Transfer RNA from Slackia heliotrinireducens DSM 20476, 71 nucleotides, folded computationally. It matches the Rfam family "tRNA". Rfam links the family to the GO term triplet codon-amino acid adaptor activity. The family's RNA type in Rfam is transfer RNA. Its mean pLDDT, the model's own confidence on a scale to 100, is 80. The organism belongs to Slackia heliotrinireducens, within Bacteria. The RNAcentral record of the sequence draws on Rfam.
[in-house]
């Protein structure tokens, strides 16, 4: 130095153009004599600048990082 894959909530994880799924965690609530177990709400500007689109996590360009593979 060249190719490739990956960055989504506190964590793990889906979503390949039309409201960002699930699960543990964390807060409020119900139940309970107290708890725990159960239920019920709640908790995301998707790694960052752009750029295309009536719309972008998704498609393009380019930056960061992480991994892998060739010399």
């Nucleotide at each position: 130095g060249g190719c490739g894959a990956g960055a989504u909530g506190g964590c793990c994880a889906a979503g390949u153009g039309g409201u960002a799924a699930g699960g543990c965690a964390g807060g409020g609530g119900c139940c309970u004599g107290c708890a725990a177990a159960g239920c019920c709400c709640u908790c995301a500007u998707c790694a960052c600048c752009g750029g295309u689109u009536c719309g972008a996590a998704u498609c393009c360009g380019g930056u960061u990082c992480u991994c892998g593979c060739c010399u």